[in-house]
C1' cells in the first nucleotide's frame, strides 16, 4: 500500500512548551481559532488486542483446546482526548414546488481505529 472482519454510541485538560493555523483529500458551505490554530511533553478517557473470572457450544476417553458471549481491572501493544465521520457531491424512498429546487429517511462511496491476512 491492498484485502477480510468489527466499531464509528459514550468519555477524556481552565496544565506546560509552542506560534498560525486547523475541523482526513478535492469543490461549495458551516465552523473554530492570538480569550493562543497545528505540533510536542504531562495529565486523562475509553476497552479494540492482552490479561482474569464466569457461562454456553464444539473437540478429546481424560488432561486439553477452539470458538462466542458477560463481567469487571488496567500492567503491557495501540487508539482518542472542540461541536461531529460537520453538511452536500452518488442511488432510492417519502413531503412540499408547475418546474427549478428544498427538506427528511435509508444506502452506497469515501474515510478513521482496531485486529488478522498478503
Nucleotide at each position: 500500500c491492498u484485502c477480510u472482519u468489527a466499531u464509528c454510541g459514550a468519555g477524556a485538560g481552565c496544565g506546560g512548551c509552542g506560534g498560525a493555523g486547523g475541523g482526513a483529500a478535492u469543490a461549495g458551505g458551516c465552523c473554530c481559532u492570538a480569550u493562543g490554530a497545528a505540533g510536542c511533553c504531562c495529565g486523562g478517557c475509553a476497552a479494540c488486542c492482552u490479561a482474569c473470572a464466569g457461562g454456553c457450544a464444539g473437540u478429546u476417553u481424560u488432561u486439553u483446546u477452539u470458538g462466542c458471549c458477560u463481567g469487571g481491572a488496567a500492567a503491557g501493544g495501540u487508539g482518542c482526548u472542540a461541536c461531529a465521520u460537520c453538511c452536500u457531491a452518488c442511488a432510492g424512498g417519502c413531503u412540499g414546488u408547475a418546474a427549478c429546487c428544498a427538506g427528511u429517511c435509508u444506502g452506497g462511496a469515501a474515510g478513521a481505529u482496531a485486529a488478522g491476512a498478503g
This is a predicted structure of a 118-nucleotide RNA (SAM riboswitch aptamer (S box leader)) from Bacillus salacetis. Its mean pLDDT, the model's own confidence on a scale to 100, is 77. The source organism's lineage runs through Bacteria, Bacillota, Caryophanales, Bacillaceae and Bacillus. It matches the Rfam family "SAM riboswitch aptamer (S box leader)". Rfam describes the family as follows. The SAM riboswitch is found upstream of a number of genes which code for proteins involved in methionine or cysteine biosynthesis in Gram-positive bacteria.